This is a predicted structure of a 389-nucleotide RNA (Bacterial RNase P class A) from a soil metagenome. Rfam family: Bacterial RNase P class A. By type it is a ribozyme. Rfam links the family to the GO terms tRNA processing, dimeric ribonuclease P complex and ribonuclease P activity. The coordinates come from a structure-prediction model, not an experiment, and the mean pLDDT is 76.
């Protein structure tokens, strides 16, 4: 200078409250109310609600289609799209990071700008060839009817054609290097290399790796585009669900006797109250308000030992940790810590850095349980520790 990981995330005391628990006291027929003591009361993410499960109710003969998701291999787990280890591609000098990592040689489709040409490729410059035109030069060249014709070399222009070696454009231009070959070129041919397909051998549980042989000489990218292949997937959610159950409305029945005492009980006796068709009494089902359960002991945390590279698993021991209703977990004071600003002093290579003291700013992140767990993702002032390059 970096890489990976683990952890803390203001502290202590006082005081006033809030939520729920427990033990009392007082009041009340009761439901409950008031009050006192004691102990408990947010997080690493409680968040997003993105995956996976537990739990609850509903659904469910079997198969196919559709839809959605996942996609290297092996393991872990209740399960996962999570975690661990390994393989492969890419990035980094490295520690390490990252990948939705089956198929583009089944089909359909997509690709801005630049460029001549971008998907059964493509001639702009360049290179080469034929033909035509034209310029210069040379051989006392060659031919003949003596004035012309013709041959060669080097250019220039035009038409047509060949060429993917070179230039230029691009993210990408249809393998690379060399030799042969050719008018010039080209896997056109050959050698080596890279890559692809296939066979064989060796190693590995496997992904895959290494070696060797053969083949055609070569096949671009995108599938979190459609699609193909393989695998997986019922729906809704604690406002789930279960139990108890006012009032009003409904249905059925009742309308005169009831209570206390004597007594084992009936009859009987004594005493007291009542004369009502109602805002009456009894019963019933459904279930509203409301209450209870679900509810927090859970695939729980710590320590030690053992198995395993690890994720994780097993054993022993120990801890007891919010559970309410749209909702409590807060306010104030003091001291300390940290951060920011200012002043003074000291040291140093006198922009500045480090450090000591004082003052000011209440400045101290992200955030707030709602049935419960396992993950992922996102937010986070400041700080601590470990390992490695």
């Nucleotide at each position: 200078a970096g890489u990976g990981g683990a952890c803390c995330g203001g502290a202590u005391g006082g005081u006033c409250g809030c939520c729920g628990g427990u033990c009392g006291g007082c009041c009340g027929c009761g439901a409950g109310g008031c009050u006192g003591g004691c102990g408990g009361g947010a997080g690493g993410a409680a968040a997003g609600u993105c995956c996976g499960g537990g739990c609850u109710c509903c659904g469910c003969a079997g198969g196919a289609c559709a839809c959605u998701g996942u996609g290297g291999u092996g393991g872990g787990u209740a399960a996962c799209g999570c975690c661990c280890a390994c393989g492969g591609g890419c990035c980094g000098c490295a520690a390490g990071g990252u990948c939705a990592c089956g198929g583009a040689a089944a089909g359909u489709g997509c690709a801005a700008c630049a460029g001549a040409a971008a998907g059964c490729a493509g001639a702009c410059c360049g290179c080469c060839g034929c033909a035509g035109g034209u310029g210069a030069c040379a051989g006392u060249g060659c031919c003949c009817u003596a004035g012309g014709g013709u041959c060669g070399u080097c250019g220039c222009c035009u038409u047509c054609g060949g060429u993917a070696a070179g230039g230029g454009u691009g993210a990408a231009a249809c393998g690379g290097u060399g030799a042969g070959g050719u008018a010039a070129g080209a896997g056109c041919u050959c050698a080596c290399c890279a890559g692809c397909a296939g066979g064989c051998g060796a190693g590995g549980u496997g992904a895959c790796u290494c070696g060797u042989c053969u083949g055609g000489c070569u096949u671009g990218g995108c599938a979190a585009a459609c699609c193909c292949c393989a695998c997986a997937g019922g729906g809704a959610g604690c406002a789930a669900a279960g139990c108890c159950a006012a009032a009003c409305a409904g249905a059925a029945g009742g309308c005169a006797u009831g209570g206390a005492c004597c007594g084992g009980u009936c009859c009987g006796g004594u005493c007291c109250g009542u004369u009502a068709c109602g805002a009456c009494c009894u019963u019933c089902g459904g279930g509203u308000a409301g209450g209870c359960u679900g509810c927090u002991a859970a695939a729980g945390g710590g320590u030690u030992c053992g198995a395993g590279c690890a994720a994780u698993c097993g054993a022993a021991u120990u801890c007891g940790u919010a559970g309410a209703g749209a909702a409590a977990u807060g306010g104030c004071c003091a001291u300390c810590g940290c951060c920011g600003g200012g002043g003074c002093g000291a040291a140093g290579c006198a922009u500045c850095u480090u450090u000591g003291c004082c003052c000011c700013g209440g400045g101290c992140a992200c955030a707030g349980a709602a049935c419960c767990c396992g993950g992922c993702u996102u937010a986070c002032a400041g700080g601590u520790c470990c390992a490695c390059u």